[in-house]
RNA sequence: CGGGGUGUAGCGCAGCUUGGUAGCGCGCGGCGUUCGGGACGCCGAGGUCGUGGGUUCAAAUCCCGCCACCCCGA
Numbered sequence: 001c002g003g004g005g006u007g008u009a010g011c012g013c014a015g016c017u018u019g020g021u022a023g024c025g026c027g028c029g030g031c032g033u034u035c036g037g038g039a040c041g042c043c044g045a046g047g048u049c050g051u052g053g054g055u056u057c058a059a060a061u062c063c064c065g066c067c068a069c070c071c072c073g074a
Base pairs, nucleotide, nucleotide: 001073002072003071004070005069006068007067010026011025012024013023020057028044029043030042031041032040050066051065052064053063054062
């Protein structure tokens, strides 16, 4: 320098193909249960979807640039 992949809650990921309310598990907080804890059950908080633009009535999703990390090639 060229090509490819990944980026979504504290952590691990789904959702993207086919644009239409942002989800799952673990973790965290509260309550119930218990002598207390764990386990279990119920409820809840937590996200400018890497970043900047574009298209669209509407973008995590489509298009372009950039950034970070990983892989391959030179």

Transfer RNA from a bacterium, 74 nucleotides, folded computationally. Rfam family: tRNA. Rfam describes the family as follows. Transfer RNA (tRNA) molecules are approximately 80 nucleotides in length. The sequence was found in a public genome assembly.